[in-house]
Molecule: small-subunit ribosomal RNA
Organism: uncultured bacterium
RNA sequence: AGAGUUUGAUCAUGGCUCAGGAUGAACGCUAGCGGCAGGCCUAAUACAUGCAAGUCGAACGGUGGUAGCAAUACCAUAGUGGCGCACGGGUGCGUAACACGUAACUAACCUACCUAUAACUGGGGGAUAGCCCGCCGAAAGGCGGAUUAAUACCGCAUAAGCUGUCUGAGUGGCAUCACUCGAUUAGUAAAGAUUUAUUGGUUAUAGAUGGGGUUGCGGGUCAUUAGCUAGUUGGUAAGGUAACGGCUUACCAAGGCGACGAUGACUAGGGGAGCUGAGAGGCUGGUCCCCCACACGGGCACUGAGAUACGGGCCCGACUCCUACGGGAGGCAGCAGUAGGGAAUAUUGGGCAAUGGGCGAGAGCCUGACCCAGCCAUGCCGCGUGCAGGAAGAAGGCUUUCUGAGUCGUAAACUGCUUUUGACAGGGAAGAAUAAGCACUACGUGUAGUGUGAUGACGGUACCUGCAGAAUAAGCACCGGCUAACUCCGUGCCAGCAGCCGCGGUAAUACGGAGGGUGCGAGCGUUGUCCGGAUUUAUUGGGUUUAAAGGGUGCGUAGGCGGCCUGAUAAGUCCGGGGUGAAAGCCCGCUGCUCAACAGCGGAACUGCCCUGGAUACUGUCAGGCUUGAGUACAGACGAGGUUGGCGGAAUGGACUGAGUAGCGGUGAAAUGCAUAGAUACAGUCCAGAACCCCGAUUGCGAAGGCAGCUGACUAGGCUGUUACUGACACUGAGGCACGAAAGCGUGGGGAUCAAACAGGAUUAGAUACCCUGGUAGUCCACGCCCUAAACGAUGAAUACUCGAUGUUGGCGAUAUACGGUCAGCGUCUAAGCGAAAGCGUUAAGUAUUCCACCUGGGGAGUACGCCCGCAAGGGUGAAACUCAAAGGAAUUGACGGGGGCCCGCACAAGCGGAGGAGCAUGUGGUUUAAUUCGAUGAUACACGAGGAACCUUACCCGGGCUUGAAAGUUAGUGAAUGAUUCAGAGACGAAUCAGUCCUUCGGGACACGAAACUAGGUGCUGCAUGGCUGUCGUCAGCUCGUGCCGUGAGGUGUUGGGUUAAGUCCCGCAACGAGCGCAACCCCUAUGUUUAGUUGCCAGCACAUAAUGGUGGGGACUCUAAACAGACUGCCUACGCAAGUAGAGAGGAAGGAGGGGACGACGUCAAGUCAUCAUGGCCCUUACGUCCGGGGCUACACACGUGCUACAAUGGAUGGUACAGAGGGCUGCUACCUGGCAACAGGAUGCUAAUCUCAAAAAGCCAUUCACAGUUCGGAUUGAGGUCUGCAACUCGACCUUAUGAAGUUGGAUUCGCUAGUAAUCGCGUAUCAGCAAUGACGCGGUGAAUACGUUCCCGGGCCUUGUACACACCGCCCGUCAAGCCAUGGGAGCUGGGGGUACCUAAAGUAUGUAACCGCAAGGAGCGUCCUAGGGUAAAACCGGUAACUGGGGCUAAGUCGUAA
Repeated sequence: AGAGUUUGAUCAUGGCUCAGGAUGAACGCUAGCGGCAGGCCUAAUACAUGCAAGUCGAACGGUGGUAGCAAUACCAUAGUGGCGCACGGGUGCGUAACACGUAACUAACCUACCUAUAACUGGGGGAUAGCCCGCCGAAAGGCGGAUUAAUACCGCAUAAGCUGUCUGAGUGGCAUCACUCGAUUAGUAAAGAUUUAUUGGUUAUAGAUGGGGUUGCGGGUCAUUAGCUAGUUGGUAAGGUAACGGCUUACCAAGGCGACGAUGACUAGGGGAGCUGAGAGGCUGGUCCCCCACACGGGCACUGAGAUACGGGCCCGACUCCUACGGGAGGCAGCAGUAGGGAAUAUUGGGCAAUGGGCGAGAGCCUGACCCAGCCAUGCCGCGUGCAGGAAGAAGGCUUUCUGAGUCGUAAACUGCUUUUGACAGGGAAGAAUAAGCACUACGUGUAGUGUGAUGACGGUACCUGCAGAAUAAGCACCGGCUAACUCCGUGCCAGCAGCCGCGGUAAUACGGAGGGUGCGAGCGUUGUCCGGAUUUAUUGGGUUUAAAGGGUGCGUAGGCGGCCUGAUAAGUCCGGGGUGAAAGCCCGCUGCUCAACAGCGGAACUGCCCUGGAUACUGUCAGGCUUGAGUACAGACGAGGUUGGCGGAAUGGACUGAGUAGCGGUGAAAUGCAUAGAUACAGUCCAGAACCCCGAUUGCGAAGGCAGCUGACUAGGCUGUUACUGACACUGAGGCACGAAAGCGUGGGGAUCAAACAGGAUUAGAUACCCUGGUAGUCCACGCCCUAAACGAUGAAUACUCGAUGUUGGCGAUAUACGGUCAGCGUCUAAGCGAAAGCGUUAAGUAUUCCACCUGGGGAGUACGCCCGCAAGGGUGAAACUCAAAGGAAUUGACGGGGGCCCGCACAAGCGGAGGAGCAUGUGGUUUAAUUCGAUGAUACACGAGGAACCUUACCCGGGCUUGAAAGUUAGUGAAUGAUUCAGAGACGAAUCAGUCCUUCGGGACACGAAACUAGGUGCUGCAUGGCUGUCGUCAGCUCGUGCCGUGAGGUGUUGGGUUAAGUCCCGCAACGAGCGCAACCCCUAUGUUUAGUUGCCAGCACAUAAUGGUGGGGACUCUAAACAGACUGCCUACGCAAGUAGAGAGGAAGGAGGGGACGACGUCAAGUCAUCAUGGCCCUUACGUCCGGGGCUACACACGUGCUACAAUGGAUGGUACAGAGGGCUGCUACCUGGCAACAGGAUGCUAAUCUCAAAAAGCCAUUCACAGUUCGGAUUGAGGUCUGCAACUCGACCUUAUGAAGUUGGAUUCGCUAGUAAUCGCGUAUCAGCAAUGACGCGGUGAAUACGUUCCCGGGCCUUGUACACACCGCCCGUCAAGCCAUGGGAGCUGGGGGUACCUAAAGUAUGUAACCGCAAGGAGCGUCCUAGGGUAAAACCGGUAACUGGGGCUAAGUCGUAA
């Protein structure tokens, strides 16, 4: 000090979350020791038991005991008396207050014990407890009689320095006054004890200590608490108090407090301090210290120096206990302890040795204060659990690319060393001294000093020493990112994890286990709480155009703030001095425990408050002046500024008249509607209401809302000029007041148009909408309400300052279209600057100042409740529970759009031919089946993998077999291999027999069998773990990079623009300059030619031969073959153009603008396809999911779809004749030719390993003949019969031939496919696979050979630029609301119920005060009886705050529900 999380990515806003520290903690796992500290936060709930306040015999009378013969001495102490019990200890209920803190005041007060000073202490009296006797009661306790003492009580004397009265002088102060010294007069004291040393008592003054009272300032929440107050505020008088005071009473007056927050409600003890923080702050108030309050709840006084009294009293109440039922007792928020509550908090311990307190002359007694010990890892601090060596890097675990290695790991074993701690043994503290007493010394009785002298709970503890022995001692959390630390197995959106983001759906570093690692360590994690990070409430230190946030606008009150000069003052401010700011704590230094924690000493600090002296710049105050801010005056022009009258024309609607005829109107198209009873359209006259065309603008005016025909009246304003007047009069503005579009409300008018609601017509799946026809409130006026808007510039007002350019409105500079003019407006662009960016930029969102308003995550919600306003509608103010991790802003790149621009493609259009209807073939779906193996599924699956399923193939099914296996390798051993036969069997296979005797360098080898072992095998799963290959966008023209530049950044630029191209092809321009992958070219075929070469090809010329044929000799001319080369480049011309290039029936040329075709497929997309071609990770099977065999199936068949073939006929069918290809194949082959058969084919036979022989007939075509429009001489399905061929085998399930049969079908709905030239269409030929073939398929080859393209509006696909976006899984996107279901919190709610407080009335204990004749007492006085007040109790009505509730309202969250589709 930051980090994670909104996005595809970015910046900024903004919330949520984490890392740190702390804790009176709790919980989980674990645990060796010590020191120091801490330990009921909840029930101020209830308490058994013990202890926590007594002491004094030197105050008193007694009583008892001990010793003694006794006197007497000593001990104990129930009672009287004195002092103490108001301290110490506990708790935090109450209290928002002079309770606390701080600083003052007390001239308005008190103070026992203590100190100092002064004076005094004389003499009497009567009682009473105790004791004794008696009585009552269960007890607690009480009563009566007799007798008695005091330092108990009461008179008397004396007494001034005390108190009061009257009075004189002086001094001082702060108003009342205070103090000092006098005079007068009245009143008031005392106590003794004793060892004779003392110690007490009384009065007074002073001090000290402790308190009482008053005041300034300071510190909670809520304004959804705004008014409160009758002893209330003041006065006079009296009473009361230690003392002032409405403290109390009577009378008088009507005040007092409050937005600077009264009153009320809620919460809370306050402070020193503690935690955190850089600080400012925030939070807290446990332990320790100070203060306060309380002592079962409430009230009351007494005693006393002091209490309204924790372990005193009285009364009321609640509760508990005892009881003989009559009556009594009690108060742990003291220390222990118990129950209860709770997540949770200890021993019914020891001791007064120390410190402190009470009493006492003292010894001493008392002391749960205190000092110690016990329990608890609750915290802080310290120590230890060993150290060194040791590599066969052991075993074992884990991992692995697998027999090799890595890791745990120098770790262990093993060797050496040490002994803290623990155990044992021995020694052993400090804390303790001025005690009393005794002795001595000094002066002055007594005090001081010296010596002697008793006392330790802790504790035989700390500490020290010895001894043996590595011996007695390690866990917890975590390991996806934040955040240090990684692998294997298991699991399979399950189980689970999670602080946030998020993991888990078969390869999980995120779940669980393991190995390993990381962190901390006697602890470690989790949970809760606080601060921090959070500048996320911002004083330090934030914001408000668009992220949350400027009030709709003005006027103006309080308040805040305020121009220039001079003087005074000194409140703020600054400086010096003084007082105070307790101690502890924090900080610094030193010191003591072995260190530290802890503790001691000293310092600093305590940022504050008060007093005082000074300074006077600034602010304030007072006084005086000034003119520049502001205002006034005069002059001038300006404008849809406002209010109220008058007038005007056009349009609209209506009425009437004329004229006129069939439609009008309306829409995308229609219909409703109007119209022959005469509409619409046209003309004329009249009426009504509302709004004002052109001018008109990027204009003007107004505070905003807003304002528009012309004109009159009234009225307001700013602007300019002059610088005459006033002299800071200014700015802002919480509350307040006024204005405030539209809609709406009330009353009364008005009502033409338009038009919510409503009605009808359409549209639609629906259409309570959009469109159409109507139409009422309303729209208009007057008066009165309402008070809200995207009331927006989403930008509060005012002042000053900060480059410019340009347009425009109103003025001024005499005139002017001129101007670095000037003032005030309205706009655009821009510098600096600002901003997250977009943008703003003298009209700021810049730089500053002043004042106001507002914001603090999204939703819930501008909702609920309360209050205020309103006739209502509603408005203003304005939450919470709950829920989410985001919501939102600007910009970027894409994608998308029934957005735009440009362009392309058989994309449409123009054409030709098909598919979709029929039959058949084939593939698929579905169904069926024992099995119908598997895969491919929009385009981009479906004559696809398969370029050939009868067996095999074959993966499927049924059945029968085998298990190191069907195949390959290594090692023994045996045997040649191999062939044949027989038997059983469906076969695999099994059994048996016979034949056979290989090569050799003699080591062995090839081959076969074969035990055992290591290996196998799998068309089983995952194409979403993969490689490779492939489809598609798409042969579309794109996709990127380096450097530079721009931007905070994502990114942009380049690649955009202007042209051009088939093309990111090329040219020009340009903050870009270059480059790469693509395009093109290089390659192949084809079109022309040349050269070379002629066999098997060719044959012009020359010969030979034949019935005929390049058959033969020859030939290279030609065709052809196959190698090399040439050729085409917009090169030439014309036109256009800057160029690139384009156009031209151009020239030339075989070919012309890429000549035609092929191969060739950028970055990438579709988790596209394929684990069944192959390869491969992981998982799975192993007498089977492997393998062999027989048979079956993949060929099923109600159906549906795709791809094809054949047709429906005359441009045709049939018959006969006849012509012309190219490219291929061939020895298990192609086969001429001959014979047989109608034929398929068969039997012979020859040629050819092929430019030689052969398949081989090309077909359409052409020439003839026939058929005449018909289910036919079309069409050939289906079926019967007979054959042929292949093959081990044609039943399931082959092809072909012959014959017979002769189905549907007469050109095909919606829709849809291909093709732009040697193309479509049409015709045949060949090949692969293959024994044969279901081929009509696929791949090739040639023959014949068209039509059309105006054009780019539309459909589909694509490219570039641009625009919008709430999309980014990217429009097959996103997303809204009702309803239905579950859960959650919440508002209202008839009521039910609880609480605190107030008011009124009734009653009223104890008690103070007060009154008082009867009773008691000589009296003082008391009893009794009254009066006032009052705790408490009761009654009544209302208010407030809660809980709960049938029912009800909306809200939130949930699975893939329903309906629509609002943005």